């Protein structure tokens, strides 16, 4: 160097033939309780790896580039 895959909430991940971004889990708040914990109930939390392109409209479609694993090559 090439080739393939993945990148989306603190974390593990879904997800959209283009059209309001989700879920378990944590967090934070209230119920419960003598108190915790467990349960219920709500809130907050996203430049959807980055810059362009095409579209009325892009997380999604194309192109370059960055990261992450993987596999090939290369090097006497």
């Nucleotide at each position: 160097g090439c080739c393939c895959a993945a990148g989306u909430a603190g974390c593990u991940c879904a997800g959209u033939c283009g059209g309001c971004a989700g879920a378990g889990c944590a967090u934070c708040u209230c119920a419960c309780u003598c108190g915790u914990a467990a349960u219920g109930a709500g809130a907050a939390g996203g430049u959807c790896g980055a810059c362009g392109g095409u579209u009325c409209g892009a997380u999604u479609c194309c192109g370059u580039c960055c990261u992450u694993g993987g596999g090939c090559u290369c090097c006497a």
Transfer RNA from an uncultured Acidimicrobiales bacterium, 76 nucleotides, folded computationally.
It was read from a public genome assembly.
Model confidence (mean pLDDT): 80 of 100.
Its Rfam family is "tRNA". Rfam classes the family as a transfer RNA.